[in-house]
RNA sequence: AUCCAGAGAGGCGGAGGGACCGGCCCGUUGAUGCCUCGGCAACCUACCAGGUGACCAGCCCGGUGUGGUGCCAAUUCCGGCAGCGGAAGCUGGAAGAU
Numbered sequence: 001a002u003c004c005a006g007a008g009a010g011g012c013g014g015a016g017g018g019a020c021c022g023g024c025c026c027g028u029u030g031a032u033g034c035c036u037c038g039g040c041a042a043c044c045u046a047c048c049a050g051g052u053g054a055c056c057a058g059c060c061c062g063g064u065g066u067g068g069u070g071c072c073a074a075u076u077c078c079g080g081c082a083g084c085g086g087a088a089g090c091u092g093g094a095a096g097a098u
Base pairs, nucleotide, nucleotide: 001098002097003096008037009036010035011034012033016026017025018024020080021079022078023077038072039071040070043068044067046064047063048062050060051059052058076095081092082091083090084089
């Protein structure tokens, strides 16, 4: 800084899983996890075009998607704390992830 977008097949395996708590879901019609392949995205990187710059460097912006992370149930699944509000709800925050 971002988190209301996006993206699944096969194999192994066999009971819990979705971080915590509550809710609500997913799961023996095989989840979570691991592996392979595939994909999404554009954080870092590489390359390309443009701007600034006398030039170079640097910086800004856009593109491609080479390599490296990340991700591919549900908005980070919803809430938790605070403010406003009769409520529904809205806004912000905390925590978490990258």
Predicted 3D model of a 98-nucleotide RNA (SAM riboswitch aptamer (S box leader)) from a soil metagenome.
The model forms 93% of the base pairs in the Rfam consensus.
The RNAcentral record of the sequence draws on MGnify.